Predicted 3D model of a 64-nucleotide RNA (Fluoride riboswitch aptamer (crcB RNA motif)) from Candidatus Sulfotelmatobacter sp.

[in-house]
RNA sequence: AUCUUCCUGGGUGUUGGAGUUCACCUUUAAUCGCCCGCCAUGGGCAGAUGACUCCUACGAAGAA
Numbered sequence: 001a002u003c004u005u006c007c008u009g010g011g012u013g014u015u016g017g018a019g020u021u022c023a024c025c026u027u028u029a030a031u032c033g034c035c036c037g038c039c040a041u042g043g044g045c046a047g048a049u050g051a052c053u054c055c056u057a058c059g060a061a062g063a064a
Stems, first nucleotide, its partner, number of pairs: 009026005016055006033045004
């Protein structure tokens, strides 16, 4: 200096925070939404979660 393995740390998983849990990455990274399309200055779709729960923001309806 390089490679591999183990432990640990950190980070990431399409819009905020927390807990639990899963997966991925190890800074040359994980990741930075999907579909149609005449590829345009066009059209359409789900969602504050990777998953579950709670809080906050936003939206709708009702009551005091």
The source organism's lineage runs through Bacteria, Acidobacteriota, Terriglobales, Candidatus Korobacteraceae and Candidatus Sulfotelmatobacter. It was read from a public genome assembly, where an Rfam model found it. Its mean pLDDT, the model's own confidence on a scale to 100, is 77.